Predicted 3D model of a 75-nucleotide RNA (c-di-GMP-I riboswitch aptamer) from Desulfuromonas sp. The coordinates come from a structure-prediction model, not an experiment, and the mean pLDDT is 89.
[in-house]
RNA sequence: CUCCGAUAAGAGCACAGGUGGAGUGAUCCACUGUCGCAGAGCAACGGGCCUCACCGAGGCAGCCGGGCUGCCGAA
Numbered sequence: 001c002u003c004c005g006a007u008a009a010g011a012g013c014a015c016a017g018g019u020g021g022a023g024u025g026a027u028c029c030a031c032u033g034u035c036g037c038a039g040a041g042c043a044a045c046g047g048g049c050c051u052c053a054c055c056g057a058g059g060c061a062g063c064c065g066g067g068c069u070g071c072c073g074a075a
Base pairs, nucleotide, nucleotide: 004073005072012037013036017032018031019030020029021028022027035062041068042067045065046064047063048060049059050058051057052056
């Protein structure tokens, strides 16, 4: 360094729900909350799903695949 991922260690994120806000909507933001997550970090390249003021535009990566990239180090 690569592979790999342990009742390891130190960290991290944050489902659903609730409150407030943005948006036509899917959904997103903040706080709360905590089902889970070895990357549940980033990013719409491919597939898939969802929305609409629909043939175009938008959304979801905690749906799958691929890409970039991060902490630790047992077997």

Annotation: It matches the Rfam family "c-di-GMP-I riboswitch aptamer". Rfam describes the family as follows. GEMM was predicted in a large-scale screen for bacterial structured RNA regulatory elements.